[in-house]
RNA sequence: GCCCUUAUAGCCCAGCGGUAGAGGCACACGACUUAAAAUCGUGAAAGCGCUGGUUCGAAUCCAGCUUGGGGCA
Numbered sequence: 001g002c003c004c005u006u007a008u009a010g011c012c013c014a015g016c017g018g019u020a021g022a023g024g025c026a027c028a029c030g031a032c033u034u035a036a037a038a039u040c041g042u043g044a045a046a047g048c049g050c051u052g053g054u055u056c057g058a059a060u061c062c063a064g065c066u067u068g069g070g071g072c073a
Stems, first nucleotide, its partner, number of pairs: 001072005007066001010025003018056001027043005049065005
C1' cells in the first nucleotide's frame, strides 16, 4: 500500500429496510431472612463509531473516514 472483517446500555451480546430496539451480567428498589447470600418481583439505562448518500422509511443498503482484529505484498 491492497483485501477481508469489527463497532448496538457500565460489560457480554440479539436484532428481514417497517411499532425507536430482545436477552444475560452488573446496578437501584421491593419480597424472603435475625441479618446477609441465594432466589423471586419491579425498574432505570443505548437511537446503534463519525460524516454523507439511497429510500416514503436505514442499526440494517452504498461511499468515505476513524477504531480493534486478520490476510497478502
Predicted 3D model of a 73-nucleotide RNA (transfer RNA) from a Nitrososphaeria archaeon. NCBI's taxonomy places the organism under Archaea, Thermoproteati, Nitrososphaerota, Nitrososphaeria. The sequence is in RNAcentral, with records from ENA. Its Rfam family is "tRNA". By type it is a transfer RNA.